A computed fold for a 408-nucleotide RNA from a Spirochaetota bacterium, annotated as Bacterial RNase P class A.
Its Rfam family is "Bacterial RNase P class A". It is annotated as a ribozyme. Gene Ontology terms of the family: dimeric ribonuclease P complex, tRNA processing and ribonuclease P activity.
The gene name in the source record is rnpB.
The prediction has a mean pLDDT of 75.
The organism belongs to Spirochaetota, within Bacteria.

RNA sequence: GGAGGGGAACGAGCGGCCGCGCCUGAACCAUGCGGUCUUCUUCGUGGGAUCGCGGUUCGGUGAGGAAAGUCCGGACACCGAAGGGCAGGACGCCGGGUAACGCCCGGGCGCCGCGAGGCGAUGGAAAGUGCAACAGAAAACAUACCGCCCCCCGGUUCCGCCCGGAGCAAGUCUUGAGGCUUGCCCCGGGCGGAGUCGAGGGGUAAGGGUGAAAAGGCGAGGUAAGAGCUCACCGCGGCUCCCGCAAGGGUGCCGGCAGUGUAAACCCCGUCCGGUGCAAGGCCAAGCAUCAGCCGCCUGAGGGCUGCCCGCCCGAGGCUGAGGGUAGGCCGCAAGGAGGUGCGCGGCGACGCGCAUCCAAGAUAGAUGGCCGCAUAAACAGAAUCCGGCUUAUGGUCCCCUCCGGUA
Numbered sequence: 001g002g003a004g005g006g007g008a009a010c011g012a013g014c015g016g017c018c019g020c021g022c023c024u025g026a027a028c029c030a031u032g033c034g035g036u037c038u039u040c041u042u043c044g045u046g047g048g049a050u051c052g053c054g055g056u057u058c059g060g061u062g063a064g065g066a067a068a069g070u071c072c073g074g075a076c077a078c079c080g081a082a083g084g085g086c087a088g089g090a091c092g093c094c095g096g097g098u099a100a101c102g103c104c105c106g107g108g109c110g111c112c113g114c115g116a117g118g119c120g121a122u123g124g125a126a127a128g129u130g131c132a133a134c135a136g137a138a139a140a141c142a143u144a145c146c147g148c149c150c151c152c153c154g155g156u157u158c159c160g161c162c163c164g165g166a167g168c169a170a171g172u173c174u175u176g177a178g179g180c181u182u183g184c185c186c187c188g189g190g191c192g193g194a195g196u197c198g199a200g201g202g203g204u205a206a207g208g209g210u211g212a213a214a215a216g217g218c219g220a221g222g223u224a225a226g227a228g229c230u231c232a233c234c235g236c237g238g239c240u241c242c243c244g245c246a247a248g249g250g251u252g253c254c255g256g257c258a259g260u261g262u263a264a265a266c267c268c269c270g271u272c273c274g275g276u277g278c279a280a281g282g283c284c285a286a287g288c289a290u291c292a293g294c295c296g297c298c299u300g301a302g303g304g305c306u307g308c309c310c311g312c313c314c315g316a317g318g319c320u321g322a323g324g325g326u327a328g329g330c331c332g333c334a335a336g337g338a339g340g341u342g343c344g345c346g347g348c349g350a351c352g353c354g355c356a357u358c359c360a361a362g363a364u365a366g367a368u369g370g371c372c373g374c375a376u377a378a379a380c381a382g383a384a385u386c387c388g389g390c391u392u393a394u395g396g397u398c399c400c401c402u403c404c405g406g407u408a
C1' cells in the first nucleotide's frame, strides 16, 4: 500500500429568527363568560362562595437505533378452566443465563475459508411407510453395459513336424525304357504352437462410463483376472480404560465391514403451548325510546315579552325518577420500572447481587417542526398500552485481528 475478518459507541453540537403538543411551573391581564348555592329594612343585570372555560409573557420538557416488519417471548386485561387426555402447533447437540423465548452466553460436532473467522431446524434412517426425476446395465430385490480373465467351438494368418502327389538338379544301377537315393520348389491333407476375429459357457467388480448418491478409502501382497481374499494406515462398529457435569474427545483391544440417501416427507421420541387482544377492559353519561310516580287540561300546569312583580299573548301537555345504555367524555396511559449510569463483588461469559445517583414525550386526526449561519453535516426513517428479543433499512467514526506485496 492492497484485500479482508470481528467488535464498540454515536446518529449530532452551537448561535439567530419563526412555529407546534404537554406541565399539579411562575407572573400579569380580565376579575371576562357560563353553571350551582347563598344573602338583603335596600330586590339593584346588588353582594358573597364554589366549579368550569380563558388570554398574554416567561420558564420547563418533547421520537428512534431501528419508533419499521408485526416474526417470536412476556407483563397487563377480560373470557374459560378440578385434574387429565385427544387433536393441532412450535421447538430439537450439551451445559448455563433469563420473567419468558424460536433470544443470548460458553462448549461439542460437521461444513466453508490459506487465515482472522463464518455458517449449520445440528434428536432418531438396525420401528414402519413413502419417494429417489433425467442419465445409467443397475437406485435398494442387488445387478453386469463396456472392459479384464478362463474354458470350449468355428474361421483365418504365421511357424514347426509328418504323409501323399507333380516337377527340376545331382549321384547311382541298368544295353535301354526306366528305377532308386538325396536336395530344392509347388500343390493337397493331418497334428501341434502363437496371434487374431466371431459365437457360446463361466469368473470378476480392480478400471471406464451415468448420476446428488453405485455395498469404505489408499498402498502392498496375492490371483487366470480380480476381490477385506490377506496385511499396514485411515475410516466404521463394539468393548475396556482415561479426561469431561454433559454433548463428546483420546488410548488400547476386538470385528473384515454391518449394507444408499431423504425426517423444512409421513412418522417415532422429548420439551413447551387454554382463547382473545388496549377497538383488552373499567367508570361517567346528553339525546331518543321504555317503565314508574306527581301535577295539569279553561278553577288552566307550563312557555314568551322579561332578571323580578303586574299586565298582555300562546297554551295541552309538563315535571321528576329508574334501569340498561348510544353519541361524547374520563381512566387504563406514562414520576416510570424485568429502567438508565457509575462503582464494588461473583462469574470465562450471557448475567446476578449490593451501594450511590439519575430519569416529567404522551397525542386522539394525532404535537415533537421549518429557515439561515458556523459548513463541507450526510443516510435510513416518525411513538400510539408497555417491556425483552430477532430480522430488515441506513450514515460517517474508532478499536482489535488476518492474508498478500513493497521498503529498511
Stems, first nucleotide, its partner, number of pairs: 001404008010395001013374006020062004025058005032053008064380001068391002071389005076277004088273005093107005108122001109120004123268002128266002130262003145208002147204005153198013167184007216234002219231003235257001236255004241250003281331004290322006302314004337359001339358008